[in-house]
Context: one part of a larger RNA
């Protein structure tokens, strides 16, 4: 090096962009680097392998041959790779119609709940639990009107439902904005595809400064429970959660299935499109690409399963795997205000 593999056994980077690398669509011409035949010159000898000799034989000496798979030089072939110049449209991308969306950013703003304030009725009980008890309540709670204040979140709609690389995204309006599908035509004319090192974004806790704090709530207090209860119940309760700014960089971050491209039986729902039949409008059908889900043929899988949204055939890049513990630790190194985070062994021992 060849080789096997990464849903569930050890293995797919949390996600995207993307530089170098790696691989790339039809087709004409032309070079000849690669590549393939020729010829030639070198590849010392010895050795190793054939055919022979020589020591009584072997070992060993010894001769011819072959070989030395390489390299240089020259001629010649152009099929594939690569250049080089040209040409083309399926691929990529633009451009114009429609078209759906909780995509993302900022304002603004409604209502209903909770929970405090006052203030009216009103009276002895609330609350809470499997039973209590702690706590609130004659200083008038609790109920129940009226009226304020303030955070935080947005019930029905709601969907196996939709956008978004992922993380995520839900009242309603307006501003600013990314991205996707369809459909017919034009353009350009491989402009691609992957991507080590980079670069961005990355719930939820955490950290910093400064706000804000209704309602939950680690931590904390009491009260049950219990042999004991640092705990499941329960009463209270602070960080915290909310918002600006900056920082952490990590998840069962999952579809535990990188990314892109072709190909290979159908069914049946449903999301937004487009063309067609129908309808007075709709409803339905039929056809077609895009998503999303349920079943299923062939394959495939150890085996559950998966199966045109493959784990199937096949290809192109990348990333990761190599018995279990030690250990995702320890020392270095980089990052961070820390917490830590990443990169990451070996001694031992079964």
């Nucleotide at each position: 090096c060849u080789g096997g593999g990464c849903g569930u056994a050890a293995a797919g980077c949390g996600u995207g962009c993307g530089c170098a690398g790696g691989c790339u669509g039809u087709u004409u011409u032309g070079u000849a680097a690669g590549u393939c035949a020729g010829a030639u010159g070198u590849g010392a000898a010895a050795u190793c392998c054939c055919u022979g000799g020589g020591c009584u034989c072997a070992a060993c000496c010894u001769a011819g041959g072959a070989a030395c798979u390489g390299c240089g030089u020259u001629u010649g072939a152009a099929a594939c790779u690569a250049c080089a110049a040209g040409a083309c449209u399926a691929g990529a991308a633009u451009a114009u119609g429609u078209c759906a969306g909780a995509g993302g950013g900022g304002g603004g703003u409604a209502g209903a709940a909770u929970u405090c304030c006052a203030c009216g009725u009103g009276u002895a009980g609330c609350a809470g639990u499997g039973a209590a008890a702690u706590g609130c309540g004659u200083a008038g709670a609790g109920a129940u009107g009226u009226g304020g204040a303030g955070g935080a979140a947005u019930a029905u709609c709601a969907a196996u439902g939709g956008c978004g690389a992922a993380g995520g995204c839900a009242g309603c309006c307006c501003c600013c904005u990314g991205g996707g599908a369809u459909a017919a035509u034009a353009u350009u004319g491989a402009c691609g595809c992957u991507c080590a090192u980079g670069c961005a974004c990355g719930a939820a806790a955490g950290c910093g400064u400064g706000g804000g704090g209704a309602g939950c709530a680690a931590a904390c207090a009491g009260g049950a429970u219990u042999a004991g209860a640092u705990a499941c119940c329960c009463u209270g309760g602070u960080a915290g959660u909310c918002c600006a700014c900056g920082c952490c960089c990590u998840a069962a971050a999952c579809g535990a299935u990188g990314u892109c491209u072709a190909c290979u039986a159908g069914u049946u729902g449903u999301u937004g499109g487009u063309g067609g039949a129908g309808u007075a409008a709709a409803a339905u059908c039929c056809a077609u690409g895009a998503g999303u889900a349920a079943c299923g043929c062939a394959g495939c899988u150890a085996a559950c399963g998966c199966g045109u949204g493959a784990a199937g055939u096949a290809g192109a890049c990348c990333g990761c795997c190599u018995g279990g513990g030690g250990a995702g630790u320890a020392c270095g190194g980089u990052c961070g205000c820390a917490a830590g985070a990443u990169u990451a062994a070996a001694a031992c021992u079964c």
The part of an RNA shown here (small-subunit ribosomal RNA, central domain) has 350 nucleotides and comes from a Pseudomonadota bacterium. Its Rfam family is "Bacterial small subunit ribosomal RNA". NCBI's taxonomy places the organism under Bacteria, Pseudomonadati, Pseudomonadota.